[in-house]
């Protein structure tokens, strides 16, 4: 270097379905009020609605969705993959600002899942990420003990650019 392979609540994708979002947004009716309002934050524009009564508030009747999450099962896999950075580009009627999304490539970090705490994102008691800590697990190295050996046990340490087998 090539090929094959192992970790286990292992990883990713798809997915019927499910909860949440939310009795919210919105629609309609009533009431109150009296000049503004809608087009996803702000400003400008454009269009539209409005004294035949706007918005806000209250009451009633209906009543979502996106985003985020779980998930039977299936498929592909074992740097699987995740996450941060850089970045082409994209998102609402138009423009600007803000915000959001974000491919490929390159690059930093992470062996793996799990539990606890804190922080951040988030509507969130969901979930994720980061940091710290705990035990567990796999692997290799070293030491000690046992063993003829294979190997086993214990302790400590390392990191996936690792480990095992073959060439």
């Nucleotide at each position: 270097g090539a090929u094959a392979g192992a970790g286990g609540c292992g990883c990713a994708a798809a997915a019927a379905c499910c909860a949440u979002u939310a009795g919210u947004a919105a629609a309609c009716a009533g009431u109150c009020c009296g000049a503004g309002g809608a087009u996803a934050a702000u400003g400008a524009g454009a269009u539209c609605c409005g004294a035949u009564g706007a918005a806000a508030g209250c009451u009633g009747u209906u009543g979502a969705a996106a985003g985020g999450g779980g998930g039977a099962u299936u498929u592909g896999c074992c740097g699987a993959a995740g996450u941060g950075g850089u970045c082409a580009g994209g998102c609402g009627c138009u423009c600007a600002u803000a915000g959001c999304c974000g491919a490929a490539g390159c690059u930093g970090c992470u062996g793996g899942g799990u539990c606890u705490g804190c922080a951040u994102u988030g509507a969130a008691c969901a979930a994720a990420u980061g940091c710290a800590g705990g035990a567990c697990u796999g692997u290799c190295a070293u030491a000690u003990a046992g063993g003829a050996a294979a190997c086993u046990a214990u302790a400590u340490g390392g990191g996936g650019g690792g480990c095992u087998a073959u060439c």
About this RNA: Predicted 3D model of a 167-nucleotide RNA (Lysine riboswitch aptamer) from uncultured Planococcus sp. The organism belongs to Planococcus, within Bacteria. The RNAcentral record of the sequence draws on MGnify.